The RNA shown here (Lysine riboswitch aptamer) has 160 nucleotides and comes from uncultured Anaerosporomusa sp. The model forms 98% of the base pairs in the Rfam consensus. Lineage of the source: Bacteria > Bacillota > Negativicutes > Acetonemataceae > Anaerosporomusa. Its mean pLDDT, the model's own confidence on a scale to 100, is 81.
[in-house]
RNA sequence: UAGAGGUGCGGGCAACAAAAGUACUUUCAGGGAGCGUGGUAGCGAUGAUCUGAAAGGAAAGGGUUGCCCGCCGAAGCGGAUUGUGUCGCCAUGGCAUUUCCGCUGGUCUUGCAUAGAAUAUAUGCAAGAUUGUCACCAUGGAAUUCAUGGUGGAGCGCUA
Repeated sequence: UAGAGGUGCGGGCAACAAAAGUACUUUCAGGGAGCGUGGUAGCGAUGAUCUGAAAGGAAAGGGUUGCCCGCCGAAGCGGAUUGUGUCGCCAUGGCAUUUCCGCUGGUCUUGCAUAGAAUAUAUGCAAGAUUGUCACCAUGGAAUUCAUGGUGGAGCGCUA
């Protein structure tokens, strides 16, 4: 420098399901003073918060499928009074992103925990299975190449 692992990783777009008949809006009735927040702003006797009925009625994050793109520390997670941007304002709060440090080879299943509307899914821990790679041992084969079996290590690895 170029490659390999495979139900391989991530991103974008579109559709679909779900979120949900939820939040919210309007009308009527009850009721009668606070509601709201971490704090403010703001709303409220022109009747709020709350309760009931009727009518209307979303979206985000996440998911599935298809296509396209970038790739093989792909990527994910945790930490840092880190920088920047953003959420009406402030914030030691949330989100996105940059930098640094640490952990994890990949995939799947189960259990627990967290997030979540969720039994979907994601992440972390533990156990198990499987797979690729390298090392060691044993066997087969004429045979370093090859195959099978066993044990073990980790991607700052492996092959050319």